[in-house]
RNA sequence: UUCUUAUUAGUCUAAUGGUAGAGCAGAAUACUUCUAAUAUUUUGAUCCAAGUUCGAGUCUUGGAUAAGAAU
Numbered sequence: 001u002u003c004u005u006a007u008u009a010g011u012c013u014a015a016u017g018g019u020a021g022a023g024c025a026g027a028a029u030a031c032u033u034c035u036a037a038u039a040u041u042u043u044g045a046u047c048c049a050a051g052u053u054c055g056a057g058u059c060u061u062g063g064a065u066a067a068g069a070a071u
Base pairs, nucleotide, nucleotide: 001070002069003068004067005066006065007064010024011023013021018054026042027041028040029039030038047063048062049061050060051059
């Protein structure tokens, strides 16, 4: 210098262009003399900017970060 891959919740991880979901963690309630455990409920996320589209986490372009390959 060129090319490839990845980026979604505190963490890990799904999602044929059509309601962003689950596990762990957190919170509340119940249970318990108290704690733990258990049961029920619940909060919280698409790396940034533009474009295409009726509609973008997904497709296109540029950028950021990380990893890798070639020279």

Predicted 3D model of a 71-nucleotide RNA (transfer RNA) from Aspergillus sp. HF37. Lineage of the source: Eukaryota > Pezizomycotina > Eurotiomycetes > Aspergillaceae > Aspergillus. The RNAcentral record of the sequence draws on Rfam. It matches the Rfam family "tRNA". Rfam classes the family as a transfer RNA. The coordinates come from a structure-prediction model, not an experiment, and the mean pLDDT is 80.